A computed fold for a 327-nucleotide part of an RNA from Robertkochia sediminum, annotated as large-subunit ribosomal RNA, domain IV. The RNAcentral record of the full RNA draws on ENA. Model confidence (mean pLDDT): 88 of 100. The organism belongs to Robertkochia, within Bacteria. Rfam family: Bacterial large subunit ribosomal RNA.

Context: one part of a larger RNA
RNA sequence: UCAUGGCUAAGGAACUAGGCAAAAUAGACCUGUAACUUCGGGAGAAAGGUCGCCUAUCGCAAGAUAGGCCGCAGUGAAAAGGUCCAGGCGACUGUUUAUCAAAAACACAGGGCUCUGCUAAAUCGAAAGAUGAUGUAUAGGGCCUGACACCUGCCCGGUGCUGGAAGGUUAAGGGGAGAUGUUAGCUUCGGCGACGCAUUGAACUGAAGCCCCAGUAAACGGCGGCCGUAACUAUAACGGUCCUAAGGUAGCGAAAUUCCUUGUCGGGUAAGUUCCGACCUGCACGAAUGGUGUAACGAUCUGGACACUGUCUCGGCCAUGAGCUCG
Repeated sequence: UCAUGGCUAAGGAACUAGGCAAAAUAGACCUGUAACUUCGGGAGAAAGGUCGCCUAUCGCAAGAUAGGCCGCAGUGAAAAGGUCCAGGCGACUGUUUAUCAAAAACACAGGGCUCUGCUAAAUCGAAAGAUGAUGUAUAGGGCCUGACACCUGCCCGGUGCUGGAAGGUUAAGGGGAGAUGUUAGCUUCGGCGACGCAUUGAACUGAAGCCCCAGUAAACGGCGGCCGUAACUAUAACGGUCCUAAGGUAGCGAAAUUCCUUGUCGGGUAAGUUCCGACCUGCACGAAUGGUGUAACGAUCUGGACACUGUCUCGGCCAUGAGCUCG
């Protein structure tokens, strides 16, 4: 010096990104216990008290009560919850990056949409076959959301899906007009050219699809601008105009979302870029890509308080082990 332990005057988080680490709390019994709440909880809330030994009484005993005794100390050592307030996120128990991430991520019960009538859909497999399932729509698959409470607005123009079939377009196939090659023959010697064979091939016919017409957003998604106006000012319930498929409803809002921004006001502090409560000017919230709340829960994240302490002011001492020096 390092590691691991123990103690430390006065102060008590002044340390630090942050109370990280340490300290503190701790058992049993008795008393007592708030907001809030889904009435179950919260709760071991919080906050207090008792505990050894001897004698007596009661008792089967465990033990209870009364009186007394000793110590600094009686759960006499060890083991053995720190607590409270407020907020974000996720309802919860659970799961996860074996070996830097345990979470607000995944899952979840619940909710919704959609496909599937059984040789089911879906999946694996050239196939046979198997899973689904020895199940049968109160079943099975896919997708989204994520307890519960209150709710879930407008848009079908685009993309998708479903339905429709009148018209347009449309393949192979069918069809075979016509054309070309070949040559018996004919010939005015320039050519013409039957049958057959071969090559090519127009019209016409011809399904789904697409165009088209509807429906559908808990399908993918989307949800405006400018100008004017009230008897102080300011603001604009109101009006005008342009555009759109429709112009963001309820609720929430400087938020895990707010750039400007340490917004402004209030609270907490002597002092607060964090935190809490409001405001709304939402750069760029918003309703199952769910919105807003919410008791309980959390090795979650954020802010505050009490207790407690060598985290610190600011160091010091001790023990053990290692290192170092000598041997």